[in-house]
RNA sequence: GAGUUUGAUCCUGGCUCAGAAUCAACGCUGGCGGCGCGCUUAACACAUGCAAGUCGAACGAGAAAGGGGAGCAAUCCCUGAGUACAGUGGCGUACGGGUGAGUAACACGUGGGUAAUCUGCCUCUUCGGUGGGGAAUAACUCUGGGAAACCGGAGCUAAUACCGCAUAAGACCGUAAGGUGAAAGGUGAAAAUCGCCGAGAGAGGAGCCCGCGGCCGAUUAGCCAGCUGGUGAGGUAACGGCUCACCAGGGCGAAGAUCGGUAGCCGGCCUGAGAGGGCACACGGCCACACUGGCACUGAAACACGGGCCAGACUCCUACGGGAGGCAGCAGUGGGGAAUCUUGCACAAUGGGGGAAACCCUGAUGCAGCGACGCCGCGUGAGCGAUGAAGCCCUUCGGGGUGUAAAGCUCUUUCGGCAGGAACGAUAAUGACGGUACCUGCAGAAGAAGCUGCGGCUAACUACGUGCCAGCAGCCGCGGUAAUACGUAGGCAGCGAGCGUUGUUCGGAGUUACUGGGCGUAAAGAGUGCGUAGGCGGUUUUCCAAGUCUGGUGUGAAAUCUCCCGGCUCAACCGGGAGGGUGCGCCGGAAACUGGAAGACUGGAGUGUGGGAGAGGCAGGCGGAAUUCCCGGUGUAGCGGUGAAAUGCGUAGAUAUCGGGAGGAACACCUGUGAUGUAGAUGGCCUGCUGGACCACAACUGACGCUGAGGCACGAAAGCGUGGGUAGCAAACAGGAUUAGAUACCCCGGUAGUCCUGGCCCUAAACGAUGAAUGCUUGGUGUGGCGGGUAUCGAUCCCUGCCGUGCCGAAGCUAACGCAUUAAGCAUUCCGCCUGGGGAGUACGGUCGCAAGGCUGAAACUCAAAGGAAUUGACGGGGGCCCGCACAAGCGGUGGAGCAUGUGGUUUAAUUCGACGCAACGCGAAGAACCUUACCCAGGCUCGAACGGCAUCUGACAUCCUACGAAAGUAGGCUCCCGCAAGGGCAGGUGUCGAGGUGCUGCAUGGCUGUCGUCAGCUCGUGUCGUGAGAUGUUGGGUUAAGUCCCGCAACGAGCGCAACCCUUGUCUUCUGUUGCCAUCAGGUCAAGCUGGGCACUCUGAAGAGACUGCCGGUGACAAACCGGAGGAAGGUGGGGAUGACGUCAAGUCAGCAUGGCCUUUAUGUCUGGGGCCACACACGUGCUACAAUGGCAGGUACAAACCGUCGCGAGACCGCAAGGUGGAGCUAAUCGGAGAAAGCCUGUCUCAGUUCGGAUUGUAGGCUGCAACUCGCCUGCAUGAGGUUGGAAUCGCUAGUAAUCGCGGAUCAGCACGCCGCGGUGAAUACGUUCCCGGGCCUUGUACACACCGCCCGUCACAUCACGAAAGCUGGCUGUACUAGAAGUCGCCGCGCUAACCCGCAAGGGAGGCAGGUGCCUAAGGUAUGGUCAGUGAUUGGGGUGAAGUCGUAACAAGGUA
Repeated sequence: GAGUUUGAUCCUGGCUCAGAAUCAACGCUGGCGGCGCGCUUAACACAUGCAAGUCGAACGAGAAAGGGGAGCAAUCCCUGAGUACAGUGGCGUACGGGUGAGUAACACGUGGGUAAUCUGCCUCUUCGGUGGGGAAUAACUCUGGGAAACCGGAGCUAAUACCGCAUAAGACCGUAAGGUGAAAGGUGAAAAUCGCCGAGAGAGGAGCCCGCGGCCGAUUAGCCAGCUGGUGAGGUAACGGCUCACCAGGGCGAAGAUCGGUAGCCGGCCUGAGAGGGCACACGGCCACACUGGCACUGAAACACGGGCCAGACUCCUACGGGAGGCAGCAGUGGGGAAUCUUGCACAAUGGGGGAAACCCUGAUGCAGCGACGCCGCGUGAGCGAUGAAGCCCUUCGGGGUGUAAAGCUCUUUCGGCAGGAACGAUAAUGACGGUACCUGCAGAAGAAGCUGCGGCUAACUACGUGCCAGCAGCCGCGGUAAUACGUAGGCAGCGAGCGUUGUUCGGAGUUACUGGGCGUAAAGAGUGCGUAGGCGGUUUUCCAAGUCUGGUGUGAAAUCUCCCGGCUCAACCGGGAGGGUGCGCCGGAAACUGGAAGACUGGAGUGUGGGAGAGGCAGGCGGAAUUCCCGGUGUAGCGGUGAAAUGCGUAGAUAUCGGGAGGAACACCUGUGAUGUAGAUGGCCUGCUGGACCACAACUGACGCUGAGGCACGAAAGCGUGGGUAGCAAACAGGAUUAGAUACCCCGGUAGUCCUGGCCCUAAACGAUGAAUGCUUGGUGUGGCGGGUAUCGAUCCCUGCCGUGCCGAAGCUAACGCAUUAAGCAUUCCGCCUGGGGAGUACGGUCGCAAGGCUGAAACUCAAAGGAAUUGACGGGGGCCCGCACAAGCGGUGGAGCAUGUGGUUUAAUUCGACGCAACGCGAAGAACCUUACCCAGGCUCGAACGGCAUCUGACAUCCUACGAAAGUAGGCUCCCGCAAGGGCAGGUGUCGAGGUGCUGCAUGGCUGUCGUCAGCUCGUGUCGUGAGAUGUUGGGUUAAGUCCCGCAACGAGCGCAACCCUUGUCUUCUGUUGCCAUCAGGUCAAGCUGGGCACUCUGAAGAGACUGCCGGUGACAAACCGGAGGAAGGUGGGGAUGACGUCAAGUCAGCAUGGCCUUUAUGUCUGGGGCCACACACGUGCUACAAUGGCAGGUACAAACCGUCGCGAGACCGCAAGGUGGAGCUAAUCGGAGAAAGCCUGUCUCAGUUCGGAUUGUAGGCUGCAACUCGCCUGCAUGAGGUUGGAAUCGCUAGUAAUCGCGGAUCAGCACGCCGCGGUGAAUACGUUCCCGGGCCUUGUACACACCGCCCGUCACAUCACGAAAGCUGGCUGUACUAGAAGUCGCCGCGCUAACCCGCAAGGGAGGCAGGUGCCUAAGGUAUGGUCAGUGAUUGGGGUGAAGUCGUAACAAGGUA
């Protein structure tokens, strides 16, 4: 820097990615070289070989094989050789090499100290010395024991081994006098040289001490008995409780002792801009360790990796008696593990040990080997080469890509291969590396490219396969039939002998914030105060110089790092020089600030004096109102309670009312965002005691201050324990309701409790969700307390100061909301707290508590979010305004019956398909007997039922005839045209490319449609506001049917909608007059516009007029508009229609049409016959007809509109009861026809009944259409005469020419209409009104919703799974205490046994000293007992997390339906 919480936004916040690195490992791949690196795990166990020896110039002894010689031979001599082997002695073995177990420590780093010390080998100075004696003992010989390892006895012997004596410059001891105390020789012909002893100094090394620095845990808070100090003694190289005796009682610790966990430390390495963070492998310094534990010896140095003793575990040998061993040296083996190499060469170089040296030893080291483990370098070829091969991929079929890539032509030869030469490292002998680096030559493009990715982050896209499968995935997330996200392919991108993955570290992460964060609402201010330590601290003067600043100096090893220069052809790598190394010490200097010392000041703080205010606290007393109870009176049937009721109380007299009394609790009005208090909190009145604040004055003190870890105190309500008290209220409990349930909400009761006493508890949304203190920073307006001023008679009013408490707002701050002198502004000081959500304020531990529980307070596991503020919507059993046949007011229906029709269901071979709340269901379908037809059965066809292109064949095909057949069809017969011909036309057959599909996907689509809704809305440009999503405009005041119009306004305009323009209807005018009409005139009929005539009227249909709130009055803002009126056929959009904004519903339609993809091709296509779509226990929708008298029937009689008709409508006439038939006039229609309109009106009849209502059903006889009415049409006559007597819950339509009612026509159509679309006739009732139901519009409010309330979401239970806690116990690790035990060993003591050197002694012997042995202190392992702590495990148990579709409810989000 990016991705990820949202519909979108800003913020907070976590998770994730891009970078760098790596002692790495894994997957795929692998040409060469250089330089590095290579058991991170089992400090697990180790076979085998090697890793420390050397010196004959310290010493004694001393072979053999072999060779030569002599000898017959045995054998001897010389040589081998003073060699090998071993021994005594010296030096070395404490270095070098390995490892990191232990260690939180003066272990390490850094800087100091050592007058508190040691130092072999080396150097120096020199200095001084090296004289004279003695006694042993290995080896060896003899011998004994033992399996072995090895051990013993006797005897011999040397030294640079050992012991005295002498000497003592210097050394040491001692105040001194004085005393103590050494030595070794070897080699050489010699010169000489190497040694030896005593001492001084140096260098290097080591020991000890100190300041400072560097891990985690307080769920470890107290620790310590040699523990702290002193005196004395011992001990050490040396100080010291290091050890001991005695004395004293100290020492350490919140600046973290003790305890627990983890860890070798550092130079450095990685990362980072830095500050930091992480690491400590290789290289270098230090430390520690060497199978585990203990111990000492030797030595200059060790408590000793390849030395010793003991104990333990383990392994091996054994004759069972005993012995041996220690790879964390180099190789190597097993084991563990994701994982880490050769049992190589050489001492040539560098270095080390020994030696005088030659030389020997050296798994240190130098090299080689293995491993792409890392870094660096090189190569796998270069040039030319097509409008561009093939293959593969994509394609809109045109083409595009791979791609100059290949081929081909011309070149080159690094690396590798082969051949030849050949170093430096060593300037002279010596080369493991090594015939290596390097050089030369030869051949030939020849032997040498992969890995990962391609949805976003993140560079790179297409096809196919797959179909929430298989799979991918770092995060977000992909996959449910068009996947750039899976798999494959092509292409592309990135890196390249590597590329990816995984792990780990830093970074990004300002996500622990020193640099550099926060805490009103996101995580976060402790409930409040007092106050300890600590931190911080007013003004001024002088001094000091700790902090601070500065100059110098020492140190900060080397390597690493940076810069420069240089060496390998470059680089990596290496060499040289310089720098840096932020730190520490020392010596100077400065004095502003902090600090310290001394002095002064008054502004901070406090005291004093004078005032008033207050529900501040505690104690005592008093008061009235009200509730309840008790007594008495009056009085009678109810009271009470609720949404409605009931439980309850009441005739034993309630409620109501009056009087009297008892008792407890609380204090109405005053009362006020008024007062007081630190907070919790405090409210009747009076009295007493008492704390604090405020104002005024400026007398006193003189920084006495602020904050405050721990600590102490206070701390609402509930709760606990004691004793009281109890009127009202009231958890629990009980009853009544409500409810599906109701362990609730409501009601009747009611106990703890609420009250008092004295004692606990200690929490709260203890909130201003805002710690305390101080200073500073524009204002306005209230209110409580005190004061000053002015005016006045008088301050309650006006001005003003201080303290408190509110509101509104400037700058500023804030993510926004908001805060704003009472800061969340600007600063300082101190304290508390936060670091993703869940798990969880849980578990364990500790502590407090009588208990309840409080305080402190995790982890495993799990998620990619959880949040804050604001925005737009949607929603609300939120609010306001408004509208609609939405309700209400009415009229008529549906729901009941029969039938029709559609649907579900069922049935069926099939009952084709679609439509499903409104917005599917008389819908697609304006008309299924065949056809339609998509379905089923059966029979056929396969270039196909229709069409096009090409090739080829035939000459006709079709019609017609014959046979078969249910038909389709099959077979046969008959059978062309133009042209001279070529050929053409037409038709058919065959082949081929296209066909065909009512098969799937309406969730791939176009188009069309429904719906919200004819609702009044939906947007844009510019400007403005806001960090932004967005807002404004469009909100507001009026008004309208309307975002209609007016006014106002940071908006100004505009668009799509509204309205208007269009059609129709209502009035009039003009024109037109036939087929229409007939007033006037004439003729005429039984009658009739029938005829002449006319065009006045009606009418036809074309053009106009008319209506605009135009006029008047009122209301209103003088507006828009509304109300009323006039005129008018019509009045405020006149009635009706057409017209449907942005969008919503993945709404409907792939079966109207079109269309992507998929599927099918002798079938899912197509033809035909028959059947089905018409089934029928049932359920629903929509209708028709009714149930009757406002009616039925019979007779008579009147008045329409619109429309249709030549494949048609069909008159008059005749036949038939009728349907209908015969027949055909007229009519291509204002002419003829359909065509009788019906209700209505007049008359008659029926008389309330299953009827003269009603017509279903059935029988029968007919008619019509049609190829055909069986399944399955319509109509007619006669007969039959079902259910039904006004329809439960519920529900629909309609506001006027409407509902209701009556008939007429049309489309479709051969026929079939109760449906649909139209037409007219008759012609109502009602609307108070907007509380309620439904839908909608605008504003506002809340929201945890945004798939938007059909939303979201909680808890139990059930299932699966995961981690954790508890648990009778069990097991193990570590560890404390007490006791026991006591190896080896040091030290002490004894030492009667043994004893060479020295002393005494002639000697014997004695002494000194020593040894064995014994013993004491200490002490490892072990044992016993009892604790602590950590871990593992544990029947059972507890909650927690997670898991597409389980159960029960509905707690929360809206007033979430009881906030």